[in-house]
RNAcentral holds the sequence, with entries from ENA and SILVA.
Predicted 3D model of a 1534-nucleotide RNA (small-subunit ribosomal RNA) from Elusimicrobia bacterium RIFOXYA2_FULL_39_19.
NCBI's taxonomy places the organism under Bacteria, Pseudomonadati, Elusimicrobiota.
RNA sequence: UUGGAGAGUUUGAUCUUGGCUCAGAGUGAACGCUGGCGGUAUGCCUAACACAUGCAAGUCGAACGGAUCUUAGUUGCCCGCAAGGGUAAUUAAGAUUAGUGGCAAACGGGUGAGUAACACGUAGGUAAUUUACCUUUAACAUGAACAUAACCUUGAGAAAUUGAGGCUAAUAUUCAAUAGUCUUAGCAAUACGAAAGUGUAGCUAAGUAAAGUUUGGGUUAAACUAAACAGUUAAAGAUAAGCCUGCGGUCUAUCAGCUAGUUGGCAGGGUAAAAGCCUACCAAGGCUACGACGGAUAGCCGGCCUGAAAGGGUGAUCGGCCACAUUGGCACUGAGAUACGGGCCAGACUCCUACGGGAGGCAGCAGUGGGGAAUUUUGGACAAUGGACGCAAGUCUGAUCCAGCAAUACCGCGUGAGGGAUGAAGGUCUUCGGAUUGUAAACCUCUUUUUUGGAAGAUGAAGGCCCAAGCAAUUGGGAUUGACAGUACUCCAAGAAUAAGCCACGGCUAACUACGUGCCAGCAGCCGCGGUAAUACGUAGGUGGCGAGCGUUAUUCGGAAUUACUAGGUGUAAAGAACAGGUAGGUGGUCAAGUAAGUUGGAAGUGAAAGCCCCUGAUAAAUCAGGGGAGGUAUUUCAAUACUGCUUGGCUUGAGUGUGGGAGGGGGAACCGGAAUUCCUGGUGUAGCGGUGAAAUGCGUAGAUAUCAGGAGGAAUACCGAUGGCGAAAGCGGGUUCCUAGUCCACUACUGACACUGAGCUGUGAAGGCGCGGGGAGCAAACAGGAUUAGAUACCCUGGUAGUCCGCGCGGUAAACUAUGCUCACUUGGUAUGGGAGGUAUCGACCCCUUCUGUGCCGUAGCUAACGCGUUAAGUGAGCCACCUGGGAAGUACGGCCGCAAGGUUGAAACUCAAAAGAAUUGACGGGGGCCCGCACAAGUGGUGGAGCAUGUGGUUUAAUUCGACGCAACGCGAAAAACCUUACCCGGGCUUGAAGUUCUGAUUGUAUCCUAACGAAAGAUUGGGAGACCCGCAAGGGAGUCAGAAGAGGUGCUGCAUGGUUGUCGUCAGCUCGUGCCGUGAGGUGUAUGGUUAAGUCCCAUAACGAGCGCAACCCUUGUCCUAUGUUGCUAUCCUCGCAAGAGGAGCACUCUUAGGAGACUACCCUGGUUAACAGGGAUGGAAGUGAGGAUGACGUCAAAUCAUCAUGGCCUUUAUGUCCGGGGCUACACACGUGCUACAAUGGCAGCUACAGAGGGAUGCCAAACCGUAAGGUGGAGCAAAUCCCCUAAAAGCGGCCUCAGUUCAGAUUGAGGGCUGCAACUCGCCCUCAUGAAGUCGGAAUCACUAGUAAUCGCUGAUCAGCAGGCAGCGGUGAAUACGUUCCCGGGCCUUGUACACACCGCCCGUCACACCAUGGAAGCUAAUUGCAACAGAUGUUUUAACGUAAGUUGGAAUGAAGUUGUGAUUAGUGACUGGGGUGAAGUCGUAACAAGGUAGGCGUACGAGAACGUGCGCCUGGAUCACCUCCUUU
Repeated sequence: UUGGAGAGUUUGAUCUUGGCUCAGAGUGAACGCUGGCGGUAUGCCUAACACAUGCAAGUCGAACGGAUCUUAGUUGCCCGCAAGGGUAAUUAAGAUUAGUGGCAAACGGGUGAGUAACACGUAGGUAAUUUACCUUUAACAUGAACAUAACCUUGAGAAAUUGAGGCUAAUAUUCAAUAGUCUUAGCAAUACGAAAGUGUAGCUAAGUAAAGUUUGGGUUAAACUAAACAGUUAAAGAUAAGCCUGCGGUCUAUCAGCUAGUUGGCAGGGUAAAAGCCUACCAAGGCUACGACGGAUAGCCGGCCUGAAAGGGUGAUCGGCCACAUUGGCACUGAGAUACGGGCCAGACUCCUACGGGAGGCAGCAGUGGGGAAUUUUGGACAAUGGACGCAAGUCUGAUCCAGCAAUACCGCGUGAGGGAUGAAGGUCUUCGGAUUGUAAACCUCUUUUUUGGAAGAUGAAGGCCCAAGCAAUUGGGAUUGACAGUACUCCAAGAAUAAGCCACGGCUAACUACGUGCCAGCAGCCGCGGUAAUACGUAGGUGGCGAGCGUUAUUCGGAAUUACUAGGUGUAAAGAACAGGUAGGUGGUCAAGUAAGUUGGAAGUGAAAGCCCCUGAUAAAUCAGGGGAGGUAUUUCAAUACUGCUUGGCUUGAGUGUGGGAGGGGGAACCGGAAUUCCUGGUGUAGCGGUGAAAUGCGUAGAUAUCAGGAGGAAUACCGAUGGCGAAAGCGGGUUCCUAGUCCACUACUGACACUGAGCUGUGAAGGCGCGGGGAGCAAACAGGAUUAGAUACCCUGGUAGUCCGCGCGGUAAACUAUGCUCACUUGGUAUGGGAGGUAUCGACCCCUUCUGUGCCGUAGCUAACGCGUUAAGUGAGCCACCUGGGAAGUACGGCCGCAAGGUUGAAACUCAAAAGAAUUGACGGGGGCCCGCACAAGUGGUGGAGCAUGUGGUUUAAUUCGACGCAACGCGAAAAACCUUACCCGGGCUUGAAGUUCUGAUUGUAUCCUAACGAAAGAUUGGGAGACCCGCAAGGGAGUCAGAAGAGGUGCUGCAUGGUUGUCGUCAGCUCGUGCCGUGAGGUGUAUGGUUAAGUCCCAUAACGAGCGCAACCCUUGUCCUAUGUUGCUAUCCUCGCAAGAGGAGCACUCUUAGGAGACUACCCUGGUUAACAGGGAUGGAAGUGAGGAUGACGUCAAAUCAUCAUGGCCUUUAUGUCCGGGGCUACACACGUGCUACAAUGGCAGCUACAGAGGGAUGCCAAACCGUAAGGUGGAGCAAAUCCCCUAAAAGCGGCCUCAGUUCAGAUUGAGGGCUGCAACUCGCCCUCAUGAAGUCGGAAUCACUAGUAAUCGCUGAUCAGCAGGCAGCGGUGAAUACGUUCCCGGGCCUUGUACACACCGCCCGUCACACCAUGGAAGCUAAUUGCAACAGAUGUUUUAACGUAAGUUGGAAUGAAGUUGUGAUUAGUGACUGGGGUGAAGUCGUAACAAGGUAGGCGUACGAGAACGUGCGCCUGGAUCACCUCCUUU
């Protein structure tokens, strides 16, 4: 010393940059909902808009003359018998006060319009000043005089007001006297000053004052005297003011020049006072980039709010100053005003009026209207404090003190406290068990702030007055003075009694569920929520926060280091000027001396009070009171001298000069050369040339192209040539000469800080462009033609003009880039190269070493968001300049400057968005690259696409044609069987606890149940007839069944985008990950790169990785060889028996075979290659050889892929129906389109005949033999078989010989007719088969497209599931049995690596511009309107100054100057508006194209020019912020 927090949002994710938003505190606030009390504060921020009504400044009779009234007295008169009354005059006392007079009214109170200024603040000055009342000191107050208001009389006028005549007083006014420390003039020792001069004490001359009143004493009354209050002069003080000066505090340069009283002088005037304050004259000055002048805004300060502070914002209440008082001007009075409640004039407005004329000024307090989101009572009192006047009492005081209204703010209190579980009821949720609301309530005990009623009742009061004493100051005694207020406070009584809301609950941000809603309604501070399961909308329950308040809105600071002084940046994010020279300014080497401006320290004064901080007190708080402290800066003064500055003198290292050498496309001018293109002339020569992806336009028989020779002309300078050189940059390239600038090295002679940077300024400045004049070969914007294309205003081609070239001017911009300002210093290295110097070495040239200066690359530390930079810094420091502050609008508009123009430069705002951006990461993608694989292509074989039919789909139709599946990965798919059933669809008829299931309650004996009849299409309703009860238990009863009722069933209804499960697909592709470690700020990377190899992330080598997991492979099944075991139902070689034979029976288990178990194959062996590797090639062996063949097996994941109709399931919907039963129909429709198949088109065939060889399956509601019947389907029949035994079961192609002979046929078999068979309740819609007859299209199939690499394709038949029946489909089985693969350029798909990316919904991506529509703000614009203002005029009120004439005077009538409002003309600025017009922005699904992002399909971009619907295209120069391939150079490593 008491003081510093962050979060959300750009991305698939990350780091950074950067904006937006939030959490805090505050308010003179307002709005919404709600509202018990008290204390203390505060309360028109808007219309300085207009104001009705009342009040807000009077007072003094002790200044004055009057007037009126009262009391008392005296006198006169009248009435009355009297008492008494009346009236008039007068005396005294008292009261009131219109007028004269004095003082006050300049204070107090209000407001903030104006003002950017000596207005304010602060510190000074005033020798350049004033100051009424007050204080002190000194002195004085003598004598006269003229009027006038009031009043009276009388006029004018509606009124306001006013005229004339007459009287009167004063502290009113005037004159005279007296006076000096007064005023004016002169002199002037000392003093100040260089002088001119200024000026004090002093002297002289002249000039200027006054007022009384009251009380006491005294007097007959005066005179006189004392006191008080007043009066005059002078000096001083105090108070209050005036003026001057330094410094300080807003924005704007799209305001750069301003100024004639302007700057100064002299003289005069003027003021209280300095001064151009004013006037005349003289001079020509004065201010300004340190921002004049202009414009905009604004009262300033103490303070207040915020902040850690530095700062930022603000100027309510309280206090200080200023300004203003309906607008503008003016003076008067006065000590003080240019006067808020005074005056005059002018303007606007309002009011009165008799129309002639008058009156008014709330920005005082209340109050009204109006404006506005918004701000109070037409209150009480002078009791207190203060003010004016007064001797005083006192009067006045909307200042003030109080009260009223308002949750407007701050502070305090309360709405109860303790106990209380059955965890009540109710509510809400629920997994239905419960949970929660919740000790919360009820209930018991207690308290009484508040509330209601009552009692008592203040402080604030001091003074002043009266009496007494005293010279007086003062002292003593007495009676009084309160608006607030019967208030505060205190006490008594009653009684939990009278008192809780608001906001929020997706994240930020504390707090969660249900229902409703369904991109609707709505929410939202930012991100965002809502499209049927919303913690985000609305409601409810619950919860959180604050609490008589709570939220919202507005606004300020904070967070925001987001303007960065403290404390930021500029290679790529916004930002280094195109480059230099240089002015002002800023900064500046080294040694001394002086000075003391900066700097540091001390002291003095000041920094008002209030406020802030600390302490104390009023019981605590707010609040109030007392004391103390702090307060940057600025002022005066004393001191210090390290650093900086200033002055002076040195130095040499910074800088420059000199001497001797060197390199170079540095610049300018003149001259000269060769190669090439084009053109012209001539020769040779003939049909084409040219051009392209391919063509065409074009040229050519009038002779091109080609070739030779000669000539003309212009432009550019091959090779050398290079990360090589020079220049400040732009830029510079043939050769020679001349002129000229810079730079490097060596030496160290000279100067002696001469330096660095550099706002303005000046110069240079590619290409394109412009002007004038030349020139013009090639190239080539525009333009023309030909192509391409959907179009092609392009890319390609043929031509071609400006231009490109030269001279002289203009212009002034580029990706003018190293996207990196200049200068200086410091900080490890390596290597290459250009130019020097030195050394070493050598005969010499090289080589080597050191050093200076350029140009590159790699890299340490360090820096950086990363990429990268890295002695040529983007490292570490210093100096100066330029520039940046979210994206868009926009480098646009307006204005200024420049330009011939094109344009350049300077350079905004409204509006709009929550992002825009940089670097890097992982993916995906590329009409990027590399490597590799696959029936992917190629090589082959056979198909599809054409026909007919089958089958599925779309479409159409229909009462219904149920539903699902839609690229690959839907379409002979779910469906391994739709006549009924299935069946979900349609029509009709029925049932309603239901066809089936679970639970509960009740009932149930002629009931349940069975048989049967009637009606009916059946289901079913009802009725008749017959039969007729069960199990356990002794019993009671229980169970089962049935009926009735209640819970609840049921649903192929919806959502596959709420789900589980299952499946497809990439893909049997080789990938996908983890642990630990390491690298990186991080996302992530490494492992899983490189090199080999493999079918393989398979293996090897290497390696910051080492290991591991899911995948690969293997293990499993089938098959191929062998062995062993087994031996019936299988087999039969040998043996026996029977039989003509086939075969059978014995016998046997050798073989085949069956079923088990084993063996075998592992790159094990050899050779070669390879890294002594993995592995590859060849060979041997073997039944099989490099995974032997086939199958099963499918990683992490992708497709919101498919399925709610297999099943399960959340939610929603339905409940006499979307459930369920039944009959019939439909799923089989038919102009058409597509997919998948079958059969063919024939002779490698068809037909008929004869004849041979399988495998694997199936069989009891079954397979069915033999035999018989039928042309056949089939029927009859019944043996055998629950199967290695019997049956299905004849396999077919093939083979053998025969016929057919190229035809729509002896091909093909659709369609149709007739007749039959089978299954089945049933064959019409709608089955299959047989026989006879019929005999369609079709003669090998366009574009296109599919499958297959060996026992495969092709071809041939057989079997099975489903199934009553129905197979061209599907799943299996065997028979016969090919062709081809050079190879990986291309198509498709995939894997790995790499590269680019503006993609991440991931290229089916993203995205640009015109046009059309709607809305929004804005620029221009013929003009129009208004305000402000300049200039020039006109006009000129009141007033002031001055002056003339007249008048004895008062004064009257004029002149001049100044001068407000006003008028006219002409400019300027600002604002509003404006037909039309320009671009801009925004807007779920508009049009045209596709410019950009990948090599974006013509790389893109910058500048410029031309052209074009549009994005854009093209020319010229430039950039890489371009991919890819190749080469060169350089670098790293060996």